[in-house]
């Protein structure tokens, strides 16, 4: 990567076609789960809704190029790392932008976890100052070796390295590689906040449409506006604020889209609890980014052309059971033979992936 | 079908990525008591499973398992 039990007979189940019949019915024919139908982790088709408008927020993605309807999937490559040996090849793995924008965190140990001075070294006016070479701790300790240099030291300087950054040249579509030049040495953590770039309107077939049936906004709580009354406080004699009670509801608000703006709607407001009712039929809904074969373009994913095929549509959910034979597995046995059981799992609008489960065989 | 949430001893339930994971009820043993209850002391019993990130995971991420909540009409 592919297959994933097969055949025959009988009895059934769910659709379809058809003969007969006024109808009920009776007869005949043919079809009927998967590689994952699963998990619902992504992406689309499709449908509804506010403008599918703006800003903020939120979420997702993150080396490059390509494939694709689209993707967080796939292909080819780059880089890093691990393993193997034949030592320059093969294989595996990678949530693989940024820690040189900022903030946070780094237990214990340790002088110190990022404005490093405890011991040591040097110096001293004995207050202190300089020093990251040496020490030990830790997951992690301030660029490695050598030389110069210095009071002692130090990238302080130089040479050769290591590392990343900028830039130039060459190769490559690009990531990147190699070489040169320049300036440098910044601990880790972004599956911490975050920054940068890109993308995303929201909901989800219980969407949505048509028909039919039934019922009640009974009650409770909350929110907003206005009016009236009472009490308290402040100022001063009718105003403000607060609390409580009563009444009215057209602007509070609402439009399956977090907040704001905008926009639209709203004639006994809106929200929540609670209550009541139904739990029916049809469409959506099964011919499609479809399947098979051949040719062809491409390293490949994949695309193109030609020919052929039609392949579930149920609605609480049909696709099953029994008997016999075969096949493979397994136990016993020297053998003939006897016995056992047949992986994971099952459609529910459809499609492309990913992940997970899977006896056995190739 | 679609969408959300949770999983820590026998039960309830807390936690800043850092000590052996608090605390209460319970259970076991002892003390007290004539006996029991109450009380006091001591002890036992846990991060659903597997990977990954990290020095370090109950905590962060992914996969799996289990449990649970919501959805229609009046409206």
């Nucleotide at each position: 990567g592919c297959c994933g039990u097969u055949c025959u007979a009988u009895c059934g189940c769910u659709g379809c076609c058809u003969g007969u019949g006024a109808a009920a019915g009776c007869g005949g024919g043919g079809a009927g789960a998967g590689g994952a139908a699963a998990g619902u982790c992504c992406g689309g088709a499709c449908a509804a809704c506010a403008a599918a408008g703006a800003g903020c927020g939120c979420c997702a993605u993150a080396c490059u190029u390509c494939c694709u309807a689209a993707c967080g999937g796939g292909a080819a490559g780059g880089u890093a790392u691990c393993c193997a040996u034949u030592u320059a090849u093969g294989g595996g793995u990678a949530a693989c932008a940024g820690a040189g924008a900022g903030u946070g965190c780094c237990a214990c140990a340790g002088a110190a976890a990022a404005u490093a001075a405890c011991c040591g070294c040097c110096u001293u006016u004995c207050g202190g100052g300089g020093u990251a070479a040496g020490g030990g701790u830790g997951a992690a300790a301030a660029u490695g070796u050598g030389a110069g240099g210095u009071a002692a030291g130090a990238g302080c300087u130089c040479a050769c390295g290591u590392c990343g950054c900028g830039u130039u040249a060459u190769g490559g579509u690009a990531a990147c590689a190699u070489a040169g030049c320049g300036a440098g040495a910044g601990g880790g953590u972004a599956a911490a906040c975050c920054u940068u770039a890109u993308g995303g309107g929201u909901u989800g077939a219980a969407a949505g449409g048509u028909c039919a049936a039934a019922u009640a906004u009974a009650c409770c709580g909350g929110a907003g506006u206005c009016c009236c009354g009472a009490u308290a406080u402040g100022u001063u004699u009718a105003c403000a604020u607060a609390u409580c009670g009563g009444g009215a509801u057209a602007a509070a608000g609402a439009g399956c889209u977090g907040c704001u703006c905008g926009u639209u709607c709203a004639a006994u407001u809106c929200c929540g609890g609670g209550g009541g009712g139904u739990g029916g039929a049809c469409c959506g809904a099964u011919a499609g980014a479809u399947c098979c074969u051949u040719u062809u373009a491409g390293u490949g994913a994949u695309g193109a052309a030609a020919g052929g095929g039609c392949u579930a549509g149920a609605u609480a959910a049909a696709u099953g059971a029994u008997a016999g034979a075969a096949c493979a597995u397994u136990g016993a046995g020297a053998a003939a033979u006897c016995g056992a059981g047949g992986a994971c799992a099952g459609g529910a609008u459809c499609c492309g992936g990913c992940u997970u489960a899977c006896a056995g065989g190739c | 079908g679609c969408g959300g949430g949770a999983u820590u001893g026998g039960c309830c339930g807390a936690a800043u990525g850092g000590c052996u994971u608090a605390g209460g009820c319970g259970c076991u043993g002892g003390a007290c008591u004539g006996u029991g209850a109450a009380u006091c002391c001591a002890g036992c019993c846990a991060c659903g499973a597997g990977a990954g990130u990290u020095c370090g995971a109950u905590u962060c991420u992914c996969u799996c398992a289990u449990c649970u909540c919501g959805c229609c009409c009046c409206a």
This is a predicted complex of two RNAs, RNase P RNA and transfer RNA, with 437 nucleotides together. The prediction has a mean pLDDT of 77. It holds a member of the Rfam family "Bacterial RNase P class A". Its family is annotated with ribonuclease P activity, dimeric ribonuclease P complex and tRNA processing in the Gene Ontology.